[in-house]
């Protein structure tokens, strides 16, 4: 280095519930643990998600990211540990 153990030491922390923040998805902080060998940190490429602001229709709605999502796949960067191979 790749690679990832019925190994060690250890980390993270989903849903729920609470309280802020926001139009909203979704964030932030406790609360709890489903998971997780990078579930560490980057929105760079897809792909979902939302739609205040625009625009378009005029009942109803449609469209749209300068919003979000890294635990949604890929990428980058950087990090414990040493079985098998």
């Nucleotide at each position: 280095u790749c690679c990832g153990a019925c190994a060690a030491a250890g980390g993270c922390a989903a849903a729920u519930c609470u309280g802020c923040c926001g139009a909203a998805a979704g964030g932030c902080a406790g609360u709890g643990a489903c998971g997780c060998a990078a579930a560490a940190c980057c929105a760079u490429g897809g792909g979902u998600c939302u739609a205040a602001g625009g625009g378009c229709a005029u009942u109803a709605g449609c469209c749209u990211a300068g919003g979000a999502u890294u635990g949604c796949c890929a990428g980058g960067u950087u990090g414990c540990c040493g079985a098998a191979g």